[in-house]
Transfer RNA from a Candidatus Woesearchaeota archaeon, 73 nucleotides, folded computationally. Taxonomically the source falls in Candidatus Woesearchaeota (Archaea, Nanobdellati). Rfam family: tRNA. By type it is a transfer RNA. The coordinates come from a structure-prediction model, not an experiment, and the mean pLDDT is 81.

RNA sequence: GCCCCUGUAGCUCAGCCGGUAGAGUGCUGCCUUGGUAAGGCAGAGGUCGCGAGUUCGAGUCUCGCCAGGGGCU
Repeated sequence: GCCCCUGUAGCUCAGCCGGUAGAGUGCUGCCUUGGUAAGGCAGAGGUCGCGAGUUCGAGUCUCGCCAGGGGCU
C1' cells in the first nucleotide's frame, strides 16, 4: 500500500426482507427472610463509532473517514 471482518446500554452480544432498539449480566428501588444469599416485581441507563448520500422512513443500503482485529505483498 491493497483486501476482508468488527464497531449497538457500564460489560458480553442479538436485531431477519429498511418501518422508529432488545436480551443476559451489572446498577437503583421495592417485595420476600429473624438476617444474608438466592428468588420475584418495577425503574434508570442508547446522538446504534463519526460525517454525508439514497428513501416517506436507515442500526440495516451506498460513499468517505476514524478505531480494533485478520490476511496478502